Small-subunit ribosomal RNA from an uncultured bacterium, 1492 nucleotides, folded computationally. Model confidence (mean pLDDT): 86 of 100. The sequence is in RNAcentral, with records from ENA and SILVA.
RNA sequence: AGAGUUUGAUCCUGGCUCAGAAUCAACGCUGGCGGCGCGCCUAACACAUGCAAGUCGAACGAGAAAGUGGAGCAAUCCAUGAGUACAGUGGCGUACGGGUGAGUAACACGUGGGUAAUCUACCCUUUAGUGUGGAAUAACCCUGGGAAACCGGGGCUAAUACCGCAUAAGCUCGAGAGAGGAAAGCAGCAAUGCGCUGAAGGAGGAGCCCGCGGCCGAUUAGCUAGUUGGCAGGGUAAAAGCCUACCAAGGCAAAGAUCGGUAGCCGGCCUGAGAGGGCACACGGCCACACUGGCACUGAAACACGGGCCAGACUCCUACGGGAGGCAGCAGUGGGGAAUCUUGCACAAUGGGGGAAACCCUGACGCAGCAACGCCGCGUGGGGGAUGAAGGUUCUCGGAUUGUAAACCCCUUUCGACCGGAACGAAUCUCCUCCUGGUAAAUAAUCAGGAGGAUCGACGGUACCGGGAGAAGAAGCCACGGCUAACUCUGUGCCAGCAGCCGCGGUAAGACAGAGGUGGCGAGCGUUGUUCGGAUUUAUUGGGCGUAAAGCGAACGCAGGCGGUUUGGUAAGUCAGAGGUGAAAGUUCGCAGCUUAACUGCGACACUGCCUUUGAUACUGCCUUUCUUGAGUAGAGUAGGGGGAAGCGGAAUUCCGAGUGUAGAGGUGAAAUUCGUAGAUAUUCGGAGGAACACCGGUGGCGAAGGCGGCUUCCUGGACUCUAACUGACGCUCAUGUUCGAAAGCGUGGGUAGCAAACAGGAUUAGAUACCCUGGUAGUCCACGCCCUAAACGAUGGGCACUAGGUGUGGGAGGUAUCGACCCCUUCCGUGCCGCAGCUAACGCAUUAAGUGCCCCGCCUGGGGAGUACGGCCGCAAGGUUGAAACUCAAAGGAAUUGACGGGGGCCCGCACAAGCGGUGGUGCAUGUGGUUUAAUUCGACGCAACGCGAAGAACCUUACCUAGGCUUGACAUCCCUGGAACCUCCUGGAAACAGGGGGGUGCUCGCAAGAGAGCCAGGAGACAGGUGCUGCAUGGCUGUCGUCAGCUCGUGUCGUGAGAUGUUGGGUUAAGUCCCGCAACGAGCGCAACCCUUACCCUCAGUUGCCACCGGGUCAUGCUGGGCACUCUAGAGGAACUGCCCCGGUCAACGGGGAGGAAGGCGGGGAUGACGUCAAGUCAUCAUGCCCCUUACGUCCUGGGCUACACACGUGCUACAAUGGCCGGUACAAAGGGAUGCCACACCGUGAGGUAGAGCUAAACCCAAAAAGCCGGUCUAAGUUCAGAUUGGAGUCUGCAACUCGACUCCAUGAAGGAGGAAUCGCUAGUAAUCGCGUAUCAGCACGACGCGGUGAAUACGUUCCCGGGCCUUGUACACACCGCCCGUCACACCACGAAAGCCCGUUGUACUCGAAGUCGCCGAGCUAACCCGCAAGGGAGGCAGGUGCCGAAGGUAUGACUGGUGAUUGGGGUGAAGUCGUAACAAGGUAACC
Repeated sequence: AGAGUUUGAUCCUGGCUCAGAAUCAACGCUGGCGGCGCGCCUAACACAUGCAAGUCGAACGAGAAAGUGGAGCAAUCCAUGAGUACAGUGGCGUACGGGUGAGUAACACGUGGGUAAUCUACCCUUUAGUGUGGAAUAACCCUGGGAAACCGGGGCUAAUACCGCAUAAGCUCGAGAGAGGAAAGCAGCAAUGCGCUGAAGGAGGAGCCCGCGGCCGAUUAGCUAGUUGGCAGGGUAAAAGCCUACCAAGGCAAAGAUCGGUAGCCGGCCUGAGAGGGCACACGGCCACACUGGCACUGAAACACGGGCCAGACUCCUACGGGAGGCAGCAGUGGGGAAUCUUGCACAAUGGGGGAAACCCUGACGCAGCAACGCCGCGUGGGGGAUGAAGGUUCUCGGAUUGUAAACCCCUUUCGACCGGAACGAAUCUCCUCCUGGUAAAUAAUCAGGAGGAUCGACGGUACCGGGAGAAGAAGCCACGGCUAACUCUGUGCCAGCAGCCGCGGUAAGACAGAGGUGGCGAGCGUUGUUCGGAUUUAUUGGGCGUAAAGCGAACGCAGGCGGUUUGGUAAGUCAGAGGUGAAAGUUCGCAGCUUAACUGCGACACUGCCUUUGAUACUGCCUUUCUUGAGUAGAGUAGGGGGAAGCGGAAUUCCGAGUGUAGAGGUGAAAUUCGUAGAUAUUCGGAGGAACACCGGUGGCGAAGGCGGCUUCCUGGACUCUAACUGACGCUCAUGUUCGAAAGCGUGGGUAGCAAACAGGAUUAGAUACCCUGGUAGUCCACGCCCUAAACGAUGGGCACUAGGUGUGGGAGGUAUCGACCCCUUCCGUGCCGCAGCUAACGCAUUAAGUGCCCCGCCUGGGGAGUACGGCCGCAAGGUUGAAACUCAAAGGAAUUGACGGGGGCCCGCACAAGCGGUGGUGCAUGUGGUUUAAUUCGACGCAACGCGAAGAACCUUACCUAGGCUUGACAUCCCUGGAACCUCCUGGAAACAGGGGGGUGCUCGCAAGAGAGCCAGGAGACAGGUGCUGCAUGGCUGUCGUCAGCUCGUGUCGUGAGAUGUUGGGUUAAGUCCCGCAACGAGCGCAACCCUUACCCUCAGUUGCCACCGGGUCAUGCUGGGCACUCUAGAGGAACUGCCCCGGUCAACGGGGAGGAAGGCGGGGAUGACGUCAAGUCAUCAUGCCCCUUACGUCCUGGGCUACACACGUGCUACAAUGGCCGGUACAAAGGGAUGCCACACCGUGAGGUAGAGCUAAACCCAAAAAGCCGGUCUAAGUUCAGAUUGGAGUCUGCAACUCGACUCCAUGAAGGAGGAAUCGCUAGUAAUCGCGUAUCAGCACGACGCGGUGAAUACGUUCCCGGGCCUUGUACACACCGCCCGUCACACCACGAAAGCCCGUUGUACUCGAAGUCGCCGAGCUAACCCGCAAGGGAGGCAGGUGCCGAAGGUAUGACUGGUGAUUGGGGUGAAGUCGUAACAAGGUAACC
């Protein structure tokens, strides 16, 4: 620091996801040790048991018992225990410490201030006092009630408990005079100390007030009656509506009141580069709470966790009358939950309470225990060790890997286990001894200080140290397709499964599962949850809004924000210095202590903040002064469909009347509905009525936008130009608000010619609720009132300023010139086009910015759900506005690129159409295929590009299929052993294969021989053979096809962010990307062409087997022969054609048209030759080959059968349907091939197929061999025939081991369908089609097929509109497995979440009323009453208590609202789901352009 994921690829936008760090964690697998931390996030749910706050006898009264000792016979008594225990009065403490986070959005918290508006026990300092009286009461005793808790009555008693009196200041009150106002003692005495009372001050603590700061929701917009203020009173420690009465009507709120939701706040913690974001566990500060709610009492302080009262819920006890209780203290239990510990030790240390002290108390605290929960450290050994052991895995079988890993040798011993030693933490207090000092008579005693000594350790015999032993006791988890580091085998076969995202799995899965190996981390490793980061994806730092999400439809304008120029002042903002504060801990840096680290200590920095103060004055603000350029005013002019009202006009449509006139009109792709003989349409004249204003008319004008168009008048808004007189910043923008706002729509009333939703009819169609046609109502028009939306668009908010130009156009002004503004120049305002810089993802924008800046407003944050639901507001309604969520997806998008496609366009080709000729489709047969059948009908090929195809030849064989019978190292290959030559032949069984038996036979090389070896045969063992078994979608090779189409690319350069483009496009031209010209391209490659073969002409060489012109010989005849090679011909070499020449056109080109010459003319004809690629095209059955499968069978041998079946369907052919013909007779002319297990002449036989026989030929020699159509002659005469030949019967021939299934041919007989073939469809452009025959391969035989050969030999092409295919350019695209594409909606089914809904049920809350506990306060207080007062007393007074009553008041009750939630028959749409149904809406002109 980034990465993956939208696409065929690209750039951008944009979301989703990952890698990091962290965690009070949990879960899975695993687990050696130690240190330091940390451990109920859920039920503020309920709690058994124990402990957590007491202490003081030096404040006070009272005061046991057990036990022990003694006495007594014993009962008992005495002493001791002991002034002890227990309890009481009183004091201090219990408001600290400890827990929790429910509530609380608040002065609760943080920060900084204020308190002249306050309090403060204990502690410290200072000061003044501490005199004198009195009356009670608990404990205790007696007694009563009660189950208990506990309560009542009578009697006695003390105090540092209570109450007077005295005294009293610097205290309190009061203006003052003056008045009010305290105490306690204890330690034996004393000394001294500790206390007590008043006052002042301090320290620490607390209360109250204020500025500022920190959550969400506006689908919560208004809230408020003690409310806001005042006066008086009350109240408090203290200001205050804190409370009460009265008066006034205020107070708060868009800078968010009120309401709702959520939440303890902070120091800090996590993350982050930071700014931020998230969190609020542990530690520290503050707050709040203590079963729930209310209340006060005591007290310095509480409205009080382990105090009280009342109410409520719950639990427990009960004798049913009544009582008791509160773990959110420490442990612990149940429960909840994914989940969170011991009912431990000790007060040794630190701290706290009480005490004079000893000391007591302390679940605070210090320790220990449990848990890998976290952080940190350590170990599980170190060195050597190659036959690279075995085993595992893999393999191309060679090896590779695990792997120096192990074994083995040497060494060490941390940690653990065992044995032994052994701390720091301890300082005090107190006690003892001594010294000094105070007091004192004192060296008693006592107090203060000092020295020495003694005592006290929970942890714990722990840390730490030492010793012996021995590698000994100690490794797992996750991952390995990309992101992301790490790869193979096997299994599985869209199954099982994986998955964070993209995505894997349908038979070779590096993605599932296992294994081996590897990578990562390591006492841990993974997973899940959560937070920040990455995410500049809420953008202050640091984003955007023409088309990706995003500019309000427009204007006016309050608040708010921002604001020209100048002077002076001020100092709020701003800047600087100083001071205070910003607790500690933490973070950072340095140093230090535990062996290190974590951890801890010390120091420093920092804490970005707030406050105070001093200063500065540029900028901003405020006050003031000035200016004119912003803005406005005035004057002079100008243009205009700007707005409103009234009036007028002509053309046209329609209707009405009349005339002329007759059969149609109208409408369409074509029609029909419709109108018309009752007279239409057409035409002429007249009239009525409504609506709209042709030409002018223009990217021309005006308006803020919507929008505005005949003419005239009236009323009225704005703009522009010129002048520079006036005002003097008066400005810009604008949340809320207000106004305007196309069309459609709504209300009321008019109006209605044309047009025209709905509707009706006619067509179209598979359907046609559409497109087309004929009609037609709302509406369109007017008046008034609503509605308030739009693709309300420049998809571009408004204002100001700046930043090259060029060229149109509308309105004005000036200059120059002129008869004249006609041109021309300058300038201002508007409106277009082009274009530089710059910007932009690109497209594009570009002085009318989307450039560069400033100001203000609006808006956006993935797609769908959805502009939907609910709520609010508006509306008569329709609806508008504001505007979510659940759920779901891994994308949705923008621009551009290359293709492909289009019922887009342009250009151009092709037997593509057209023009022609002949066919197919109908018949019969042949052949192939489908289907069916079958034991098997082996397999493959399936649009073109499968179907006379593989097969250039299935009777056996072939043969792969079926039936039956055999063989198992095999029919075939290599290796080993044994035997035998090989080989020939016979017999038996059998369908054969095969099985059994017999005979003959003895080679080659080496060697003296024995024997060995090569080859062959037989037998045997095992490695292996074999498979036409599967996969052509694992492959090689080969092939088809587009297509013999003219294309396909590369290097360098250039352009573009890039995919890519350019080149290859353009203008011409060509069969051609052929060539020329032009051009940011220049070249090149594969293709095209040419080079090759063949054919057409000539020359040359060579003449046998070919040929024969001249000469000779010969024959009935024939190159038959001598001879010759001239010609033909044969087959070698060469020539020839290149737009070379002429004319014309063309750009002086390429090239085209015409002509000459030439055998041939513009690639002369034909062939071979097939670019990059496409179709997962074809072939595992030609061959080769990976994987899988079979192995006495899926191999192999053999017999017979099948591939030849047959109700049908299709393809390809043959033969025909006849007279351009059939038949008969005669007769002529080829080419190219083939032939020694062959071709076969002649002759003879047979009607014939053929047979017999046999010459020639290794073939320019002989043979196949006749060519046929043609030509000549004859016959047939329009007929199912003298056409046609199927089918069938009979008889034969040939091949072959064998023609039954199942060959070909011959002869005789038979003589079917068929009379030119529906829809549709094929071939061919010249030596072609058509027609005629000949040959060859395969092959024993079998050809209508295939491949070749020649003979005869046409017609037509105007042309490119249309069909098909193709090429180039261009355009649109939502397509890219690419139109056989994509894709929309209803319906049906399943699942999911949501809305509505008669209602039903919780919860929260408002208001009103009611009831009213405890309690404070007020009033009454006839009952009761010690202290004080009066009184001799009785008694009275003051005060108090009980009791009563009033205000307030919790819970409860009643009524009625509001809000949130749950549920609900039914219902509504939405989302998702594999191949369901119906149609075809959109994307191409998507077949009616699309959309709002």